Annotation
Model confidence (mean pLDDT): 82 of 100. A computed fold for a 74-nucleotide RNA from Asanoa ishikariensis, annotated as transfer RNA. Taxonomically the source falls in Asanoa (Bacteria, Actinomycetes, Micromonosporales, Micromonosporaceae). The RNAcentral record of the sequence draws on ENA.
RNA sequence: GUGGUCGUAGCUCAGUAGGCAGAGCGCCGGACUGUGGAUCCGGAGGUCCGGGGGUUCGAGUCCCCGCGAUCACC
Repeated sequence: GUGGUCGUAGCUCAGUAGGCAGAGCGCCGGACUGUGGAUCCGGAGGUCCGGGGGUUCGAGUCCCCGCGAUCACC
C1' cells in the first nucleotide's frame, strides 16, 4: 500500500428484518455473619470511536469520509 473483521458501561461481550441501550464480572448500599468471604436484595454507571456528513418519521444498526485495533497479502 491492497483486502477482510472489529470499535457499545471500569473489564469481557450481547443488541444481525432500523423502533424507549442490555447481561455477566467489577463498584456502591443493605440483609445475613463475632469479622471476612460466600449467598440474597437494591442501586449507580454508556446518548454506542469522531463527523454541525447522507438516507429515513426514526440510525448502535444502512451508506460515505476520517481515526484506531487486529488478521491476511504485497